[in-house]
RNA sequence: AACCUAAGAACGCUUAAUUCUUUCUGAAUGGAAAGAAGCGGGGGACCCGAUUUUUGGGGUGAAUCCCCUUCGACUAGGUAUGUACCCACUAAAGAAGGGGUAGGGCUACUCUUCGGCCCGAACCCGUCAGCUAACCCCGCAGGCGUGAGAAGAGGAGGU
Numbered sequence: 001a002a003c004c005u006a007a008g009a010a011c012g013c014u015u016a017a018u019u020c021u022u023u024c025u026g027a028a029u030g031g032a033a034a035g036a037a038g039c040g041g042g043g044g045a046c047c048c049g050a051u052u053u054u055u056g057g058g059g060u061g062a063a064u065c066c067c068c069u070u071c072g073a074c075u076a077g078g079u080a081u082g083u084a085c086c087c088a089c090u091a092a093a094g095a096a097g098g099g100g101u102a103g104g105g106c107u108a109c110u111c112u113u114c115g116g117c118c119c120g121a122a123c124c125c126g127u128c129a130g131c132u133a134a135c136c137c138c139g140c141a142g143g144c145g146u147g148a149g150a151a152g153a154g155g156a157g158g159u
Base pairs, nucleotide, nucleotide: 010146011145012144013143014142018037019036020035021034022033023032024031025030038140039139040138041137042136043135048130056128057125058124059123060122065100066099067098068097069096070095071094078089079088103119104118105117106116107115109154110153111152112151113150114149
């Protein structure tokens, strides 16, 4: 000097998911509880809107919608045939995967544009909720990354 691994710190991203105070416990920088500010979500009048409730309905979220393939399926069932056999045509629910898409994020001072890279999930309520002042209730998890593309405008700092 380079490479690899682990840990910590710092910085950055997604997101509402941050900061502070007090008390208890304790060896402690730990743990627990309560609260405040801030951020976010839900319920909830008049008025307005809507009248469509098993085809259930609704909420958080960017995360909606469409197409295709395989399995399901040598199936169920159906059509044709005078009968039988053979042959031919042909499922659905559901599952897995692929491609797109409404929409969303990043690109390291901020914004815009161009270019580039990604996401397009998951969960909850439980027959029930339009909007909604007062009022009431709830959350502040989790998961990742690391030497930064260009132009213009603005800002900050330096010379």
Notes: This is a predicted structure of a 159-nucleotide RNA (c-di-AMP riboswitch aptamer (ydaO/yuaA leader)) from a Bacillota bacterium. The sequence was found by an Rfam model in a public genome assembly. NCBI's taxonomy places the organism under Bacteria, Bacillati, Bacillota.